The RNA shown here (small-subunit ribosomal RNA) has 1465 nucleotides and comes from a metagenome.
Its mean pLDDT, the model's own confidence on a scale to 100, is 82.
RNA sequence: AGAGUUUGAUCCUGGCUCAGGACGAACGCUAGCGGUGUGCUUAAUACAUGCAAGUCGAACGAUGAGGUCCUUUCGGGGACUAUCAGUGGCGGACGGGUGAGUAACGCGUAGGAAAUCUGCCUUUUAGCGGGGGAUAACGUCGGGAAACCGGCGCUAAUACCCUAUAACUCAGAGUUGAAAUACUUAUGAUGAAAGCUUUCGUGCUAAAAGAUGAGCCUGCGUCUGAUUAGCUUGUUGGUAGGGUAACGGCCUACCAAGGCGACGAUCAGUAGCUGGUCUGAGAGGAUGAUCAGCCACAAUGGGACUGAGACACGGCCCAUACUCCUACGGGAGGCAGCAGUAGGGAAUUUUGCGCAAUGGGCGAAAGCCUGACGCAGCAACACCGCGUGUAUGAUGAAGCCCUUUUCGGGUGUAAAAUACUGUCGGAGGGGACGAAUAUUGACGGUACCCUCAAAGGAAGCAUCGGCUAACUCCGUGCUAGCAGCCGCGGUAAGACGGAGGAUGCAAGCGUUGUCCGGAAUCAUUGGGCGUAAAGAGUUCGUAGGCGGCAUAUCAAGUCUGGUGUUAAAGCCCGGAGCUUAACUCCGGUUCGGCGCUGGAAACUGAUAAGCUAGAGCAUAGUAGAGGCAAGGGGAAUUCCCAGUGUAGCGGUGAAAUGCGUAGAUAUUGGGAGGAACACCAGUGGCGUAAGCGCCUUGCUGGGCUAUUGCUGACGCUGAGGAACGAAAGCCAGGGGAGCGAAUGGGAUUAGAUACCCCAGUAGUCCUGGCCGUAAACGAUGGAUACUAGGUGUAGUGGGUAUCGACCCCCGCUGUGCCGAAGUUAACGCGUUAAGUAUCCCGCCUGGGGAGUACGCACGCAAGUGUGAAACUCAAAGGAAUUGACGGGGGCCCGCACAAACGGUGGAACAUGUGGUUUAAUUCGAUGCAACGCGAAGAACCUUACCAGGGCUUGACAUCUGAAAUCUUUAAGAAAUUAGAGAGUGCCUACUCUGUAGGAGCCUCAAGACAGGUGGUGCAUGGCUGUCGUCAGCUCGUGUCGUGAGAUGUUGGGUUAAGUCCCGCAACGAGCGCAACCCUUGUGGUUAGUUACCUUAUAGAGCCUGCUCUAUAAGUUCUGUCUAGCCAGACUGCCGGUGAUAAACCGGAGGAAGGUGGGGAUGACGUCAAGUCAGCAUGCCCCUUAUGUCCUGGGCUACACACGUGUUACAAUGCGUAAGACAGCGAGCAGCCAGCCAGCGAUGGUGAGCAAAUCUCUAAGACUUGCGCACAGUUCGGAUCGUAGUCUGCAACUCGACUACGUGAAGUCGGAAUCGCUAGUAACCGCAGAUCAGCACGCUGCGGUGAAUACGUUCUCGGGCCUUGUACACACCGCCCGUCACACCACGGAAGUUGACCACGCCCGAAGUUGGUGAGCUAACUAGCAAUAGAGGCAGCCGCCUAAGGUAGGGUUGAUGACUGGGGUG
Repeated sequence: AGAGUUUGAUCCUGGCUCAGGACGAACGCUAGCGGUGUGCUUAAUACAUGCAAGUCGAACGAUGAGGUCCUUUCGGGGACUAUCAGUGGCGGACGGGUGAGUAACGCGUAGGAAAUCUGCCUUUUAGCGGGGGAUAACGUCGGGAAACCGGCGCUAAUACCCUAUAACUCAGAGUUGAAAUACUUAUGAUGAAAGCUUUCGUGCUAAAAGAUGAGCCUGCGUCUGAUUAGCUUGUUGGUAGGGUAACGGCCUACCAAGGCGACGAUCAGUAGCUGGUCUGAGAGGAUGAUCAGCCACAAUGGGACUGAGACACGGCCCAUACUCCUACGGGAGGCAGCAGUAGGGAAUUUUGCGCAAUGGGCGAAAGCCUGACGCAGCAACACCGCGUGUAUGAUGAAGCCCUUUUCGGGUGUAAAAUACUGUCGGAGGGGACGAAUAUUGACGGUACCCUCAAAGGAAGCAUCGGCUAACUCCGUGCUAGCAGCCGCGGUAAGACGGAGGAUGCAAGCGUUGUCCGGAAUCAUUGGGCGUAAAGAGUUCGUAGGCGGCAUAUCAAGUCUGGUGUUAAAGCCCGGAGCUUAACUCCGGUUCGGCGCUGGAAACUGAUAAGCUAGAGCAUAGUAGAGGCAAGGGGAAUUCCCAGUGUAGCGGUGAAAUGCGUAGAUAUUGGGAGGAACACCAGUGGCGUAAGCGCCUUGCUGGGCUAUUGCUGACGCUGAGGAACGAAAGCCAGGGGAGCGAAUGGGAUUAGAUACCCCAGUAGUCCUGGCCGUAAACGAUGGAUACUAGGUGUAGUGGGUAUCGACCCCCGCUGUGCCGAAGUUAACGCGUUAAGUAUCCCGCCUGGGGAGUACGCACGCAAGUGUGAAACUCAAAGGAAUUGACGGGGGCCCGCACAAACGGUGGAACAUGUGGUUUAAUUCGAUGCAACGCGAAGAACCUUACCAGGGCUUGACAUCUGAAAUCUUUAAGAAAUUAGAGAGUGCCUACUCUGUAGGAGCCUCAAGACAGGUGGUGCAUGGCUGUCGUCAGCUCGUGUCGUGAGAUGUUGGGUUAAGUCCCGCAACGAGCGCAACCCUUGUGGUUAGUUACCUUAUAGAGCCUGCUCUAUAAGUUCUGUCUAGCCAGACUGCCGGUGAUAAACCGGAGGAAGGUGGGGAUGACGUCAAGUCAGCAUGCCCCUUAUGUCCUGGGCUACACACGUGUUACAAUGCGUAAGACAGCGAGCAGCCAGCCAGCGAUGGUGAGCAAAUCUCUAAGACUUGCGCACAGUUCGGAUCGUAGUCUGCAACUCGACUACGUGAAGUCGGAAUCGCUAGUAACCGCAGAUCAGCACGCUGCGGUGAAUACGUUCUCGGGCCUUGUACACACCGCCCGUCACACCACGGAAGUUGACCACGCCCGAAGUUGGUGAGCUAACUAGCAAUAGAGGCAGCCGCCUAAGGUAGGGUUGAUGACUGGGGUG
């Protein structure tokens, strides 16, 4: 410090997620030791048991077992020691716990008091005189289950009371002061004390002061919500009184009507606050365990008493709930003290030891008490430290894992082995500090030290697709599962599970949760708002914020010096102590906050007096659809009347509804009425915006220009607020020509609640009132200043010039375009900023849910304003790029259409496919680009399929050993099985009776292995199809762009072509195109057998000198042919067009002319196209079978559908007879002449030929003659019957052919659709491959030989440019809504049921206080006394008041038949 994730890719915006740190944690797996810390975050739920606050005999009476001493009248008494309980004193207000409540002077910080108290402690001063009456304990009687209580009687005190004196206090008077409660004081009133001790001493009372502690007041700070906007009646203030330690409405009476609030009152929700802690670079954010300060609380609520201090955790009273005891009458209790229990919960410890230390209470002290505290125990809960060995050690061991090699690689110096060490742990021995002068150690026989044995007892967890360090095998097969995000898993998963290995951390490691960070993702530091979320529709204006030039003063802000404080601990820095560290101790600094105080005066502010540049006013002009009102005008539509006139009009893509013979439309004249104002008219004008358009008049607002003058900062913005605000809509009254939601009708359509047509109501118009919203847009808030220009246009001023204008030049104001710098994610903006700055306002913070719900306000309503959440997704989005697509555009091409010829689709048959059938009908190919395709040929074989019969190292291959081969019998459908007999080989070499090597065949045995047309073409190679023989596809360097990318390759021409030329930030290059190759067309040359030619002989025919055949000979010339080598064609020449280019058009010459014709040749890529059944091949599967052999069957089935073909339907034909003319090719298990036989298929015989020699070989269409005359025929030939031929072991399923007979459909084919542009289509035959036989198929070959193309509008396909896009699996895309189903959360709802809050009324405990007090009454007073009085108490009454009851209300939650929309699938 960043990273992943939106896209085909890019940049941006933007959310989600991750890597880090932390924790009082929990869970999972694992676990050696020690130190230091920490440990109910939930139920402030309920608690058994024990302990946690007592102490003092030197305050007091009393008791008194035992002991000691003294005394004694021997009964006893006294003293000391000791002591249960009591009186009394001090302490139980500290210490300890918890965080429920509290949004508050509660806390923090800084102050205040002329408004206070303070036990114990310290200092100082003064005093401690004289009296009195009780009472508990105790005794006795009594009540009660108990708790406990009552009557009577006795007694003490440092308990209580009176009195003396003094102080304090109060009243009065005076002094200081702004103010007296301060100070002084003639006087008056009130008014203290206690003793104990042997001594020392200690205690008591009063006053003053200190210290400590506490109470009170104030400034500032202290969470969220405005869908909480008004709150308040003791409320705000005053007077008087009461009350308090003390000020105060703290309380009461009276008077006034105030007080708080947008700088957020009130209400609601949440919460103890702080030092600090965690995080962060910081600013901040989150948090408030342990430790420390403050507050609050003690089962819940209320109350006071005592006291220096409490409204009191282990005190009291009352009420309530709960628990316990009970004899039912009545009582007792409060762990949020330490342990512990139950419960809750994911979760948090021992009913331990000790007062040795530190601290606290009491005491003179000894001492007692102390679950504070010191320690120990439990827990890896956290932090820190240590260890689990060290060195050498390669046969790189075994095992395990991986591996095309069966080589090798990994684990791995790791182990073993050898040598060594002893930290921790274990055993034995010694043994502290902590203790403070003596005594005293829980921890603890602990820390620590020494010795001994022994590598011995001590490693796991998570991860390994990317982020993110770390990879393979097996299993699984969208299953099981993983997952923080993206996403993995559908048979080769580095993502699931296991294994091996690796990586990370380590006595821990992961997961979960929470917080901060990353997140500049609420932005003060440090963001934005044209299009991504975001400028209010516009203006005016209140509060507020901000504000021109210059002077003086002040010193609030500001700056600066000093000072106080900000507790300690903590953080940080320096040091010290535990072996180190954690931990602990010592010392120290800064920043910042607040207060006090001195200073400065630039800036801000305040005050005073000024200035004119901002702003405004006046004056003179000026443009304008600026506004309001009134009046006027013509064109057009419609309607009415009248005339002319006749059959249609109207409307549409085409129609129909509609209007019209009752006279329409058309046309002429007249009239009525309403609405809108053509041309001018213009990115022209005006207005704040909405908006404003005939003419005239009236009233009226604003702007601009110019000139001087005046005021003197009067300004800018503007939360709330106010005004205006298109259209539609609403209310009331008018008006209504045209248009026209709704509605009716006609069309269109699958439907058409639409688009089109015919009608047509609200409305549109006017007046008055409401509504208050729009893509109210420049999607751009307002103001001011600055920052290159160019060019239009509107208004106006000046200058030059002119007779005067125009033109031209210079200003100001407005309105446009293009552009510099700059800016922007890009597009773009660019003096009219989206640039550079300042000020003010508004608004945004992922998408959906949703501008929805609820609440509130406004509105007549419609609705508007304000405006969420649950839930859900990992995106949503902006700009630009490349493609693809478009029933977008432009240009161009192609048998693409058009033009022409011939077909298919109808029939029969052949063949392939689908379907069906079957034991099997083997498999594959499926739009073009499967379907006479793989298959260039299924009777057996082929053959992969089915049935049956066999074999199991196998039909086939390699390795090892032994092993030739021939004849024959039986069974069987065959494969095969069971026998009999003969026989011991072939080749080569050598050292030759033999040995060695090699080849082939057969059989047997054993395994290693063979075998598979089994699966996967979506694991593959190779090959192929297709777009498409379309003209495209790319690269290097450079340049442009943040980038994807662009440029080049676009543009102007041209071409069959990215072919070429020109231009150009491009310059070059590659794969394609073309050419080079083959063939064909012309010529030359070379060569010549079997070709060709010539001659001779023989034969045949006849037309008697010719032709044919055969044989022989020859190769001189020409020609043909054959096949080698050359030539030829290149837009080369001429003319025209064109940019003078490329090129095109025409012409000449030429066999051929613009690629001469044809072929081969197929760029980058697309279709997961096809093929595992041609072959090869990974993985998976079968192994007496999914292998292999055999027989038979099937692939040939047949209601049907489709494709491709053949033959036809006839006379341009058919039949018959006769006669002509080819080329490519093939041939020895072959082609087969000739002759003979047969009607024929064919058979017999037989010459030639391994071929320019012989044969196949007859070409056919064609020509000529004859017959047939339009018919199911002399067309057509299917089908069937009979008889044959050939091939072949074998023609039944299931071959081809022949002859005779039979003679089906079919009379030119619906919608639709195919081929073809010249030697082409069409027609005609021939040959070949495969092949024993079998072709209507296929591949070639020649023969005859056309028609048409205006042209590119349309169909299909393609190329280039451009445009739009929400598509990128790319239009066979994407995607919207309803309905159906399932699930989820939410709103409404008759209601039902809780919680909380405030208020009214009733009742009203305890208690304070006031009153009363006829009852009771020791101290004091009077009195001899009785008694009376003062005072007090009980009781009673009143105010206040907790809980309770009751009525209505508010807020909030749960639930609710039904209902509404939303989300996900």